RNA sequence: AUAGAAGAUAGAGGUGCAGGAUUUAAGAGUACCGCAAACGUUCAGCCGGACCGGCUGUUUGUGGGAAAGGAAAUUUUGCCGAAGGGUUUUUGCAGGUCCAUGCAAGGAUACCUGGGACGACGGAGAAGAUCCGGCGGACUGUCACAAAUUGUGGAGCGCUAUCUUGUGU
Numbered sequence: 001a002u003a004g005a006a007g008a009u010a011g012a013g014g015u016g017c018a019g020g021a022u023u024u025a026a027g028a029g030u031a032c033c034g035c036a037a038a039c040g041u042u043c044a045g046c047c048g049g050a051c052c053g054g055c056u057g058u059u060u061g062u063g064g065g066a067a068a069g070g071a072a073a074u075u076u077u078g079c080c081g082a083a084g085g086g087u088u089u090u091u092g093c094a095g096g097u098c099c100a101u102g103c104a105a106g107g108a109u110a111c112c113u114g115g116g117a118c119g120a121c122g123g124a125g126a127a128g129a130u131c132c133g134g135c136g137g138a139c140u141g142u143c144a145c146a147a148a149u150u151g152u153g154g155a156g157c158g159c160u161a162u163c164u165u166g167u168g169u
Base pairs, nucleotide, nucleotide: 001169002168003167005165006164007163008162009161010160011159014080016079017078018077019076020075021074022073023072024071032064033063034062035061036060037059038058039057044056045055046054047053048099049098050097051096052095083113084112085111086109087108088107089106090105091104092103093102094101114140115139118136119135121133122132123131124130142154143153144152145151146150
C1' cells in the first nucleotide's frame, strides 16, 4: 500500500418513521335526560355461548343534548429497524364462573417488511375518513453482477465514511 474479518463512532434514503401539544371535522342531532300521546303488559326480551345473577317495554311528537375509541391540519420533540406487522405470553376491561372473541397496555421472539405513493383484494372501523396485511406494476435510495447514459438481481442481518484490533499478500 492493498484484500478481507471483528468492533466502535458518524452518516444517507424522503410526501421517511414514531411520540406530545393545539385546533378542526366526523362521531351526532346519535346515546342519554325531561314532558306529552298511542299501543302493549308477566308471555317474553336484553346483557357473546352454557349455568348463575341482573335489568324491564315499544312507537311517535316535542324541549334539551354529550363522550370515547378512530382521524386530519398546524406545530414541536425524538429519531433513520426509524418503525409496523405476525406468533406466543401476562395483566386489565366487556355483570360472576368456564369457554370463546374483541379492545388496551406490557414481556419474549433473527418469523415478515429497504422506503413512500398508487391499484385491486382481505381485515379493523359508525364511516366512501383513516389504519393494518401480503400481493401487483411502476417510482426511489442502496449494493452486487453484466455485453454498462442501460439491464438483471439482492435485502436494512443492508449501504457509505472514519477510526481501532487481528489476519493474508
The RNA shown here (Lysine riboswitch aptamer) has 169 nucleotides. The model forms 100% of the base pairs in the Rfam consensus. Model confidence (mean pLDDT): 79 of 100. Rfam family: Lysine riboswitch aptamer. About the family: Riboswitches are metabolite binding domains within certain messenger RNAs that serve as precision sensors for their corresponding targets. The sequence was found by an Rfam model in a public genome assembly.